[in-house]
RNA sequence: AGAGUUUGAUCCUGGCUCAGGAUGAACGCUGGCGGCGUGCCUAAUACAUGCAAGUCGGACGAGAGAGUAAGCUUGCUUACGAUCGAGUGGCGAACGGGUGAGUAACACAUAGACAACCUGCCCUGGGGACUGGGAUAACACCGGGAAACUGGCGCUAAUACCGGAUAGGCAGCUUGGGGGCAUCCCCGAGCUGUUAAAGCUGGGCUACAGCACCGCAGGAUGGGUCUAUGUCGCAUUAGCUAGUUGGCGGGGCAACGGCCCACCAAGGCAGUGAUGCGUAGCCGGUCUGAGAGGAUGAACGGCCACAUUGGGACUGAGACACGGCCCAGACUCCUACGGGAGGCAGCAGUAGGGAAUUUUCGGCAAUGGGGGAAACCCUGACCGAGCAACGCCGCGUGAACGAAGAAGGUCUUUGGAUCGCAGAGUUCUGUUACAAGGGAAGAAACCCGCACACAGGGAAUGGUGUGCGGCCGACGGUACCUUGCCAGAAAGCCACGGCUAACUACGUGCCAGCAGCCGCGGUAAUACGUAGGUGGCGAGCGUUAUCCGGAAUCAUUGGGCGUAAAGGGUGCGUAGGCGGCGGCUUAAGUCCGUGGUGAAAUCGUAAGGCUCAACCUUAUUAAGCCACGGAAACUGGGCGGCUAGAGUGCAGAAGAGGCAGGCGGAAUUCCAUGUGUAGCGGUAAAAUGCGUAGAUAUAUGGAGGAACACCAGUGGCGAAGGCGGCCUGCUGGUCUGCAACUGACGCUGAGGCACGAAAGCGUGGGGAGCAAAUAGGAUUAGAUACCCUAGUAGUCCACGCUGUAAACGAUGAAUACUAAGUGUUGGAGAGAUCCAGUGCUGCAGCUAACGCAAUAAGUAUUCCGCCUGAGUAGUACGUUCGCAAGAAUGAAACUCAAAGGAAUUGACGGGGACCCGCACAAGCGGUGGAUUAUGUGGUUUAAUUCGAUGCAACGCGAAGAACCUUACCAAGCCUUGACAUCCCGGGCGAAACUCUGGAGACAGAGCGGAGGCCAUCCCGGUGACAGGUGGUGCAUGGUUGUCGUCAGCUCGUGUCGUGAGAUGUUGGGUUAAGUCCCGCAACGAGCGCAACCCUUGUCUUCAGUUACCAUCAUUCAGUUGGGGACUCUGGAGAGACUGCCGGUGACAAACCGGAGGAAGGUGGGGAUGACGUCAAAUCAGCAUGCCCCUUAUGGCUUGGGCUACACACGUAAUACAAUGGCGUAUACAAAGGGAUGCGAAAGGGCGACCUGGAGCGGACCCCCCAAAGUACGUCUCAGUUCGGAUUGGAGUCUGCAACCCGACUCCAUGAAGUUGGAAUCGCUAGUAAUCGUGGAUCAGCACGCCACGGUGAAUACGUUCUCGGGUCUUGUACUCACCGCCCGUCA
Repeated sequence: AGAGUUUGAUCCUGGCUCAGGAUGAACGCUGGCGGCGUGCCUAAUACAUGCAAGUCGGACGAGAGAGUAAGCUUGCUUACGAUCGAGUGGCGAACGGGUGAGUAACACAUAGACAACCUGCCCUGGGGACUGGGAUAACACCGGGAAACUGGCGCUAAUACCGGAUAGGCAGCUUGGGGGCAUCCCCGAGCUGUUAAAGCUGGGCUACAGCACCGCAGGAUGGGUCUAUGUCGCAUUAGCUAGUUGGCGGGGCAACGGCCCACCAAGGCAGUGAUGCGUAGCCGGUCUGAGAGGAUGAACGGCCACAUUGGGACUGAGACACGGCCCAGACUCCUACGGGAGGCAGCAGUAGGGAAUUUUCGGCAAUGGGGGAAACCCUGACCGAGCAACGCCGCGUGAACGAAGAAGGUCUUUGGAUCGCAGAGUUCUGUUACAAGGGAAGAAACCCGCACACAGGGAAUGGUGUGCGGCCGACGGUACCUUGCCAGAAAGCCACGGCUAACUACGUGCCAGCAGCCGCGGUAAUACGUAGGUGGCGAGCGUUAUCCGGAAUCAUUGGGCGUAAAGGGUGCGUAGGCGGCGGCUUAAGUCCGUGGUGAAAUCGUAAGGCUCAACCUUAUUAAGCCACGGAAACUGGGCGGCUAGAGUGCAGAAGAGGCAGGCGGAAUUCCAUGUGUAGCGGUAAAAUGCGUAGAUAUAUGGAGGAACACCAGUGGCGAAGGCGGCCUGCUGGUCUGCAACUGACGCUGAGGCACGAAAGCGUGGGGAGCAAAUAGGAUUAGAUACCCUAGUAGUCCACGCUGUAAACGAUGAAUACUAAGUGUUGGAGAGAUCCAGUGCUGCAGCUAACGCAAUAAGUAUUCCGCCUGAGUAGUACGUUCGCAAGAAUGAAACUCAAAGGAAUUGACGGGGACCCGCACAAGCGGUGGAUUAUGUGGUUUAAUUCGAUGCAACGCGAAGAACCUUACCAAGCCUUGACAUCCCGGGCGAAACUCUGGAGACAGAGCGGAGGCCAUCCCGGUGACAGGUGGUGCAUGGUUGUCGUCAGCUCGUGUCGUGAGAUGUUGGGUUAAGUCCCGCAACGAGCGCAACCCUUGUCUUCAGUUACCAUCAUUCAGUUGGGGACUCUGGAGAGACUGCCGGUGACAAACCGGAGGAAGGUGGGGAUGACGUCAAAUCAGCAUGCCCCUUAUGGCUUGGGCUACACACGUAAUACAAUGGCGUAUACAAAGGGAUGCGAAAGGGCGACCUGGAGCGGACCCCCCAAAGUACGUCUCAGUUCGGAUUGGAGUCUGCAACCCGACUCCAUGAAGUUGGAAUCGCUAGUAAUCGUGGAUCAGCACGCCACGGUGAAUACGUUCUCGGGUCUUGUACUCACCGCCCGUCA
C1' cells in the first nucleotide's frame, strides 16, 4: 500500500465483499510448564446457609465469675480478682465494599465565583473547666402475649440530662476608622439581650504527667451552592410556559434563590431547535486510524445515582442513611389466626435466565480503616491460595552426525519421484516435569526488656528520642540453588480455484455437499469427502459475534450535481452569510510572551528491578481552558471621506412585453331562397352516414363562434410559464449616448409572498370548427386500438380554485479574468470601431467519454438548492394544503450483487447506400399424383444389430445381408481361451484325407509324415494376461462435411485514443477477385485471389507397332510388300501477353469496339478450400485416455433376423404414348475390363443358356451387335399393338445350399396410370434434355454409384421482390449475439 466482483472487451460512476488490528467474549478440535493480569456483558430476577461494623471496664451502675488470700462452726463468710453476657454512656456505623436501574440534567468534563456557606476527628494560638439539682435504664416485684415484644410499680450511677455564674462569641441599637468588585467588606467603642464545660488513669496525691472536655480565632481536610462553555437521535415532535418570568415584602435554609407565601406587573423560552418522544450513567481513558476522525466507557482511578418498589422524616459534624426508623405496595417466611419477621446491585454460594463468566478456601503476616491510654479486638477492605489457555509474555517437547537414499505409505510416463538425514544407528546435552537435599526477601513499626540522651522551677514510674536485644509470615518448605535420573513424560489446528502462501490420487456424479465475494458439483472436480504431500500459525488453531480500518462510500483535512444519484418551474424579498477605495481609532477575532490549571494511573521518551519478556518502579513530556502583559498587517466595531459597484437625471431607440376597449377580412358550419339531379361522402378497399321529403355541386342573402394565411427569419420581447390581424388608451422592463446628482445604498437568499403551459374543478355565459367519453362501420384469431361516420364534456369569455410538466440548455444566481474567425438583431459614431443581445466554427483549458469552449461544462470568489447502490417507491403511515382530482413533505420490512453512464468490436433491423450468385426474373426439363425399386420414420418382433437427423440425415457408412459377412435373437458348446508374450512339465508325431456319432461346434478311430529331439514343433498345467463392433465423438488424434472457391482473415513498425480499440483494410474508380490504379498517417509483410499442376482445343518436332494408308504393287479383306506423308499414339516444344489499332477514362488502372489468330480478355473442365464457425460427423475404418465385463459384455457352432408392414416421407426407375409403339433393313463412338479371367469360330436351344475351346496378361485376342439415328412398312387416339405391375406355369445360371431371401429366360396374365393440388428442384452451351456403353464391388445379384461418348436446344429485359453472401453507414436495453432480449396475465 491494496484486491475481487457489472462488460464479449473498455473507461467511468457505484454498491457489495476480502486481506489488518482489537475483545470482560462464546463455540469446535486439541492441550506440557511457569509468570502477570482478567472472569454474570443476560434477569436492578428470586434468594437457603455462613460471614461482611464494631469497639471502649482507663465514662457508669449492677451482675456472673476461674482463681488467690484470710477467717474458720470444712462449708460458709470476707477481701482481691483474670475473664465474660446484657444495659446506660462515648466514638464509629454517612468510610470501606457493590451495582448502573434511573438520569439528556449544573449529572459529568474544563475554567471560574461565593463580598451568599458549613466542616466531627486532626494541627496552631489564646483562654477556661466554678457552683448546684432532679431523673432514668439495667435490676427487683406484679402483669399481658404463641411469638416479636411490652405494661404497671419500686430502687440506682455517670464523661447521660438540667438550673445558676463567668469568659469569649453572636444578635439589635448608637458610633469611630479603613478598604473594595455593584449588592457591600474589614478593624474598633458603648448599651441591651442571649449562650460553656466532665472527668478518667498513673504516680511520690501534687505548681505532676498523659488522655479526654468547653469557648474563641486561624489552618488543613471534606463538602454545599452559583456561572460560562462542551455533552446522542428524531422536525413524520413547532410552538412551550400561571409559580410560569420579573418586582416589593415576608417565611424557610448552613447559605443564595419562586425554594415557599401574599401582593403587583406580563412577562420568559424557541428554527443558533424550545416543548415532546426515543436512547443513554459522565469522565480520565480504551480500541482503531498516517492524521483529522470514528467507535467505546469491562478491569484500574475521579464524580454522580441507586440499595425489593414508592414516599417520609428522625439522629447526627455529616444521611433523608445498602447490612437504621416510620408509612404504603408487591413477594417470601413464622403463627396458637390475634399478630409478627425479611430485603446478597457486600464475600462465597443456590435457583433461574443465557452462547457464556470461578471456591459456601486461608489469613489479618503486609497495606489501609474503626474503637481503645494501651495490650488488643473487629475488618469477605485487603493480602494470598483454588478454578478457567479467557488474555498477554516466556520456556519446552531435544541437539549433532548419519544414504543401504531401508521398510512402509502416496504418486508414476513403471524408468522412477516423494515423505527423507526424516527413521533406524552412533555421539552428546539435561531446560521443564519427577525425586532428594538446602532454602530466602516480603518485618518495618507498635509492644516488651535493657542502656543512654533531652525539656520545664524540676523528680520519674510519665513523655519524647536514640542504640542493642526480644516477639510476630496466611502465602509456604513457596521462589530460588544444588544433586540425581532417562531422550526418557510433553503437538496440534486450519488451509491448499482466484483474492491468498500452499497439488496430486481415489470416491461421488447438479447427488452428497462447499461457499467471505466471485462461484464449485450434471463420470477424468487442484473448489464436495478421504488419503498422501505442501503452506501457515503453534499450546494453541479455526469459526461466530461486535468495533475501527481499508471507505476520498457524508469528503474540515478530502467528493460531487449537462448525459452516471443530484439545480428548486420562475421571480420579489425577510433573517442569515458574504461584500469596493483612502484616513484615524479600538482590540472582539488573530498573533507573541509569561503565569495558573491540565489528579494519579494510562500513552510517548529515557533509565532501572524481576535470568529475559509480559509486569513493576523512577524521571520527563501534551492539547485544551483561564488570567496578565504586548503587537496592530488582515477580518470585525466606531468616526470621517472618495467614486470605479449600484441607483437617479437628461437626450434618443427597438420590440408578438402586459391589461382594457373597439374594428376587420378570408375560411368552416348553419339558416333562407334560386338553379339543378342522383348520387354524395369516405377508404388501401369498404361500410356505417347523408340524399328523390331533392343531398353533394353552384349562386345570392343572412346568423354565429373561434382563429388570425402571406409578412415570418437558429428574427424580436418577457423572470419563467409564454406572447403573432388592425387601431386607441393605460402600463412594466430593456438598450445606446451624455456625465449633472446620491455616495457602497451591493450580491445571494432558509422560512415567506407572488407568478406559473396543458388538463382538471366551481358558478354563470357561450358553443362555429375540433374533439376525450360514447355509438355505429371496418380491420382482426380477438381489436374495449390504429382507419371511417357521427358525437358529449372540454376547447372560448368572466370570476374563483388547482400548482403540476421531458416547467429542458435535462446546465441556480451574481462578479471578474482567459486566443481567434464568421453570421444576425438593436443603438452610437464621419469613420476606424464600440456597447447590448442572439447563433455557428474553433485555441488553451476542462471532461469517464460524448462534448463544453467569453451565452463555459475553463480559471477563481460569494450565497442558495440538491445527491450518497438497485428494487420496494415518489409507495405506506402521519401532517399541511385543496371542493374534489390530487399536491407537498416522505420512510421501512424484505429482495438482489448489481443497477447505471459514455464509448468499442461484432451481430441484428419488416434502417439506408453499393455490389455479387441459376438468387429472382426469362426459358427448358423435372419432383409432388400412378406402379415398382431403394433409404428413412413409425409400428411389429425372440431379434427386426449399430450409426447418420434442417440446409450440410434419408440409392447415406453399405464399391453389392441366401450361409459367411453379422456386430442382433434362440438353442447347444469352451474357459489362459480363436489370437500374442513369458514360465513349468511331458514328448514325439502337426496339417490334409477317410470312417463313425451328432444340427454342427465337437468327440473317437484310421491313414499320413510337416516340424522337433540344444527343443524355435506338438500336448498338458499355472498365473501374469488375452479378448470386447461394451460406454463416452461433450476426454482425444486422424479424417470429413458446411458457410464457400465466398474475398476475405491477419501481422510488424509507426501514428491516434486514458482504454477496449482505430488507422493500414476507409475514400474515388475498376475487377471474377483486398484484381489493379489514384488519393490518404501510414509504410511494409503474411495466409487467401491469381499463376505454377493435370486434361481438352491448334501447330511444330521426334518416334512409327499391334495403330495409319496418299502414292507403288498385291488382296475378299491394310491381307501382304512397302511407306513415315495423313489419322492416331506419347515424349519434347510453340502459342494468348489486353501484345497491336481506335474510342472512353483523371496523361492511371481499366472498360468498349476492331484486326490478326485454332483459340481473346480467367479459352473450356479439373485438382487446389485462408483466419475461422457449427462442443457439426465418426470410439462401428483405424489409433487412443478413462470407465466397465472376465465360466462372460470374451470365443465356437446350427438355425433365424437385418428382407417384417394399417401407415408417412425422401431419392430414383418405368410410364401415361403418334416428336410414339411394333416389325424388317441399315450407319457411326468413346472410355474401360480380362488368367480361380475375358472367352472367339462352329454347333444345340424360341430363349435364358449349354457344348466347345482358337486367341489373349492385351493399340494384336475377347467382352463388343452401341443406341437414339436413317430407310421402308404397320398401328390411328383407344386404358389401345400405350403401359408394364401383379400372378400362374415351365425353365437357365451361380453357389455346400436359392423355403424364409438371388438374378435371368419362355408361355400365359395385363393392375394403377390419360401429364399430376398446395408446394418445390436442376440447368446459362457442347450446357439442359435425350440415347446407349463401360467399370468398381462381386461365386451369383445394380432401376444405385462412378466413368464414357452419340444427338443436341431455349432464354437472360433486368435487380423491384425471394434466398444466400460481400463492403460502407446508421440505431440498439442484443454479445449464448433476433431461434436475442424482455413486459404483462394465468397456472